[in-house]
Purine riboswitch aptamer from Salisediminibacterium halotolerans, 102 nucleotides, folded computationally. It matches the Rfam family "Purine riboswitch aptamer". The literature on the family includes a 2013 paper in Nature by Reining et al., "Three-state mechanism couples ligand and temperature sensing in riboswitches". From the family's description: Riboswitches are metabolite binding domains within certain messenger RNAs that serve as precision sensors for their corresponding targets. Allosteric rearrangement of mRNA structure is mediated by ligand binding, and this results in modulation of gene expression. A class of riboswitches that selectively recognises guanine and becomes saturated at concentrations as low as 5 nM. In Bacillus subtilis, this mRNA motif is located on at least five separate transcriptional units that together encode 17 genes that are mostly involved in purine transport and purine nucleotide biosynthesis.
C1' cells in the first nucleotide's frame, strides 16, 4: 500500500462527532516573593491579577542595555482552550489475504 476497502452494528435526509475560515476572550500579558547565572551570562520555581469563561499563560529568534554588578528591556513569528457565526461533513468496530520497505 490495497482501504473512505469488503463485513458488522448504529444513525439518517436532517442532525451529531469532526474539520476549516472568521469573530470575541487575551495582551499566549501585568504585578509579587524564593532561588540561579554574569558579557561565551541574562535563568528557575511559587503565588496572584486579567475573561459575561474553563483551560492556558510558553517556545523560538532579532536588537539593545548591565565593564562586574544585581536587574533586565524592546520588537518579530508561532499555539492551545471556552463561545458564536458560515461552510464541510454519518460514526464505531474490524481490518485479512496479498504486495513493498525496514
Nucleotide at each position: 500500500g490495497c482501504a473512505u476497502a469488503a463485513u458488522u452494528u448504529a444513525a439518517u435526509c436532517a442532525g451529531a462527532a469532526u474539520g476549516u475560515u472568521c469573530g470575541u476572550a487575551u495582551a499566549a500579558u501585568g504585578u509579587c516573593g524564593g532561588u540561579a547565572a554574569u558579557a561565551u551570562g541574562g535563568a528557575u520555581c511559587g503565588a496572584u491579577c486579567g475573561u459575561u469563561u474553563c483551560u492556558a499563560c510558553c517556545g523560538g529568534g532579532c536588537c539593545g542595555c548591565c565593564g562586574a554588578u544585581a536587574a533586565c528591556g524592546g520588537c518579530c513569528c508561532g499555539a492551545c482552550u471556552a463561545c458564536g457565526a458560515a461552510c464541510a461533513a454519518u460514526a464505531a468496530a474490524c481490518a485479512a489475504a496479498c504486495u513493498c520497505a525496514g

Its mean pLDDT, the model's own confidence on a scale to 100, is 78.